Model confidence (mean pLDDT): 82 of 100. The part of an RNA shown here (small-subunit ribosomal RNA, 3' major domain) has 475 nucleotides and comes from Catharanthus roseus. It matches the Rfam family "Bacterial small subunit ribosomal RNA". Its family is annotated with ribosome and structural constituent of ribosome in the Gene Ontology. RNAcentral holds the full RNA, with entries from SILVA.
Context: one part of a larger RNA
RNA sequence: UGACGGGGCCCAGCACAAGCGGUGGAGCAUGUGGUUUAAUUCGAUACAAAGCGAAGAACCUUACCAGGGCUUGGUAUGCCGCGAACCCUCUUGAAAGAAAGGGGUGCCUUCAGGAACGUAGAUACAGGUGGUGCAUGGGUGUCAUCAACUCGCGCCGUAAGGUGUUGGGUUAAGUCCCACAAUGAGGGCAACCCUCGUGCUUAGUUGCCAUCUUGAGUUUGGAACCCUGAACAGACUGCAGAUGAUAAAUCGAUAGAAGGUGAGGAUGACGUCAAGUCAUCAUGCCCCUUAUGCCUUGGGCGACACACGUGCUACAAUGGCUGGGACAAAGGGUCGCAAUCCCGCAAGAGUGAGCUAACCCCAAAAACUCGUCCUCAGUUCGGAUUGCAGGCUGCAACUCGCCAGCAUGAAUCCGAAAUCGCUAGUAAUCGCUGGUCAGCUAUACGGCAGUGAAUCCGUUCCCGAGCCUUGUACA
Numbered sequence: 001u002g003a004c005g006g007g008g009c010c011c012a013g014c015a016c017a018a019g020c021g022g023u024g025g026a027g028c029a030u031g032u033g034g035u036u037u038a039a040u041u042c043g044a045u046a047c048a049a050a051g052c053g054a055a056g057a058a059c060c061u062u063a064c065c066a067g068g069g070c071u072u073g074g075u076a077u078g079c080c081g082c083g084a085a086c087c088c089u090c091u092u093g094a095a096a097g098a099a100a101g102g103g104g105u106g107c108c109u110u111c112a113g114g115a116a117c118g119u120a121g122a123u124a125c126a127g128g129u130g131g132u133g134c135a136u137g138g139g140u141g142u143c144a145u146c147a148a149c150u151c152g153c154g155c156c157g158u159a160a161g162g163u164g165u166u167g168g169g170u171u172a173a174g175u176c177c178c179a180c181a182a183u184g185a186g187g188g189c190a191a192c193c194c195u196c197g198u199g200c201u202u203a204g205u206u207g208c209c210a211u212c213u214u215g216a217g218u219u220u221g222g223a224a225c226c227c228u229g230a231a232c233a234g235a236c237u238g239c240a241g242a243u244g245a246u247a248a249a250u251c252g253a254u255a256g257a258a259g260g261u262g263a264g265g266a267u268g269a270c271g272u273c274a275a276g277u278c279a280u281c282a283u284g285c286c287c288c289u290u291a292u293g294c295c296u297u298g299g300g301c302g303a304c305a306c307a308c309g310u311g312c313u314a315c316a317a318u319g320g321c322u323g324g325g326a327c328a329a330a331g332g333g334u335c336g337c338a339a340u341c342c343c344g345c346a347a348g349a350g351u352g353a354g355c356u357a358a359c360c361c362c363a364a365a366a367a368c369u370c371g372u373c374c375u376c377a378g379u380u381c382g383g384a385u386u387g388c389a390g391g392c393u394g395c396a397a398c399u400c401g402c403c404a405g406c407a408u409g410a411a412u413c414c415g416a417a418a419u420c421g422c423u424a425g426u427a428a429u430c431g432c433u434g435g436u437c438a439g440c441u442a443u444a445c446g447g448c449a450g451u452g453a454a455u456c457c458g459u460u461c462c463c464g465a466g467c468c469u470u471g472u473a474c475a
Stems, first nucleotide, its partner, number of pairs: 001475002003472003007469002010466001013463001015459002019422005026313008034304002042053002064299007073125001077124002079121001081119003086103004091098002107114002127288002130286003136282002138277001140275001141273001143271001149186004154163003166179004193265004198233002201230004208222003236259001241251003315415001319374002322371004331362003336355002341350001343348001386407003390403003428451002431448004
């Protein structure tokens, strides 16, 4: 100087407390361990691995296994020989591949040949999701959006180092003020950026309003409103009061759409964990080279006594079933979204108007509300599991897809020890949508709007942080 202390002082944090809802018990989905297997490819392992890489494993993907094949290789550069390229037919095979026959002669040209492409050979080489993340780059997680981390000159100290950065206040903040052997500065904080909330100006088509009308924004008129796009204004402790040290600031008030960082996002200092990644990519070294490379068919990644994590659905009456009625936002659409009509109980099939989209479509929002039935039961709760007969995608749904119908109707009656999230348009609850994608295992992940709470006395305690101080047989 650090680190540590079941040392001290101070301080903030959904850290506790106060509340609300869960997990842990059930069934299922999914990931992991283990076991099994020819293979169950690989990586990730406290927080910071485990619905993670994977924004989508039937084939492909695919790296794994079994079988069948290839050996200058699917591809790149250099040498040489033949043939233009290319097209058709046939045999064998699970395919990859192997074998045979026929057609065809183009472009440039100094007539030697050349370019592109195919094929044979020789050799340098290609190739490797093989190893090492403890050889590395790059990008990433974490402490932590915590308020910290440093430097120049000066001063102090023999030096390691200290001072500044401490102290008194204050702040979300090393934020600011005051004091001070310090005086300045840097990267962090804040601000600048984006979205939402208010107003004004401006622009009105496909959007808005009105009118008569139409199959239809189809016609006519308008720019007040809504909305959309752009530009600007607005919030700064600005104003007044109180407290304070006449400071920084704090407290309540006025005005205001918004008040003290307005709400949310992006933004992550010096460093820590030899943290994770050689399987995104790049790369040193090592290793393989008729194989640890390459092609292909089938299988596996989907196994199942069990253990753990993350979720979904429930156990019901604040509910379930059924019939009417109402109100969103944000997205996506031409290899696409598909209206209408018609067939089907339905999934879906046929037809194919319109739309490269503020125009047309996906599209029905659902909780909600008005009625009917059920009356506390393993039930009109719950939906697992299984059978039958169907639909869709796709060469192909056996291993191993999704959807719909009929039948079947399991466990579960609110969950021990323990443990998680959340402070406001939040939790809880209700639907909608997107990416990936032929299809889907999505209950996942990323967004969107609807309804909409309770509690916060406080910091004694638990947890991990920050500043100062103290002890130390630790470095």